[in-house]
Context: one part of a larger RNA
């Protein structure tokens, strides 16, 4: 490479938009590029291969055929794939009516809670802890009223509940806007799928730079515990966390399961439309439980990891090695790609 594979053994890109490429409904028609059939010319010769034959055989060596699976011209067929042309609606997508929701961005406002701070009340302890003790506190703390400030999160509601392509999103109210769904035989008329490259998004940390800092708390510093204690615990605490702009590019980024279309039994929650004479039925999420089927098992089972077709990514013993080495990329940090020797 061929093949054979990818929850959990090695393998699904973190997601998504889309170029190129691939692959693409349904009907008539045309052409003949792919494809079939004929028929021609070439396909050196040696060798392979069948076969005769020469040296007593054989190894050699010579005749004959087959074979060269291949281009090349030309006749002819038109189902298929493609070509042009004409159509269609079921496949996408528009338009109308409904509809849900922590989708996004921004502005604004709210209470509880915490911590200081100022004032009244009041007196010794508070606070931690397996126990303690560092630490607060007669310069009046803790505790308890009131009034001020500030910073960040948003209790109950709240759900295997919702929305989003992932990340990921929960106080209210406004305004800007993305996308889903349901129902309408109202419109276009294949406009579809995927998707190398590109290119946008992407938790925490991290970095620049200006702000801002209540609580919490890498790191530090101390008190313990221990042999020791660079830790698990308690006291304090700086970066950070939060804001506005720029980087960073990774996550166990997970359903460890690309993605789109099709078929393959059913029970039963449950959210949203529609419909319904209670009964139901039916379209789109979202669990759970189970058949046939797959599966090394575990398990998956119409939200498939069943059956089948299109695309892309990816694996190919372990370590070496999410490395070096080179290029790209970044301010760093480090990311992306990505070996070999050597070893078992």
């Nucleotide at each position: 490479u061929u093949g054979g594979g990818u929850g959990u053994a090695a393998a699904g890109g973190g997601c998504a938009a889309g170029u190129a490429g691939g692959c693409g409904g349904u009907u008539u028609g045309u052409u003949a590029a792919g494809u079939g059939a004929g028929a021609g010319g070439u396909g050196a010769a040696a060798g392979c291969u069948a076969u005769c034959g020469a040296c007593u055989c054989a190894a050699u060596c010579g005749g004959u055929a087959a074979a060269u699976u291949g281009c090349c011209u030309u006749u002819c067929a038109a189902a298929c794939u493609a070509u042009c042309a004409a159509a269609c609606u079921u496949g996408a997508g528009g338009c109308c009516g409904g509809a849900a929701g922590a989708g996004g961005g921004a502005a604004a406002u709210g209470g509880a809670a915490u911590u200081a701070g100022c004032g009244g009340u009041g007196u010794a302890a508070g606070g931690g802890u397996g126990a303690a003790a560092u630490c607060u506190g007669u310069a009046g703390a803790u505790a308890u009223c009131g009034c001020u400030a500030a910073g960040a999160a948003c209790a109950c509601c709240a759900g295997u509940g919702g929305c989003g392509a992932a990340g990921g999103c929960g106080a209210u109210u406004u305004c800007c806007u993305g996308g889903u769904c349901c129902g309408g035989u109202u419109c276009u008329g294949a406009c579809g799928c995927u998707a190398a490259a590109u290119u946008g998004c992407g938790a925490a940390a991290g970095c620049u730079a200006g702000g801002g800092g209540a609580g919490c708390g890498a790191a530090c510093a101390g008190a313990a515990u221990u042999a020791g204690a660079u830790a698990c615990u308690c006291u304090g605490g700086u970066a950070g966390u939060c804001c506005u702009a720029g980087c960073c590019g990774u996550a166990a980024a997970c359903g460890a399961u690309g993605a789109g279309c099709a078929c393959u039994a059913g029970g039963u929650g449950u959210c949203g439309g529609c419909u319904u004479u209670u009964u139901u039925g039916u379209c789109g999420g979202u669990g759970c439980c189970g058949c046939a089927g797959c599966u090394a098992a575990c398990g998956c089972a119409u939200u498939a990891a069943g059956u089948g077709c299109u695309c892309c990514a990816c694996c190919u013993g372990g370590g070496g090695a999410c490395u070096a080495c080179g290029g790209c990329c970044g301010c760093a940090a480090g990311g992306c790609u990505a070996a070999a020797a050597c070893u078992c």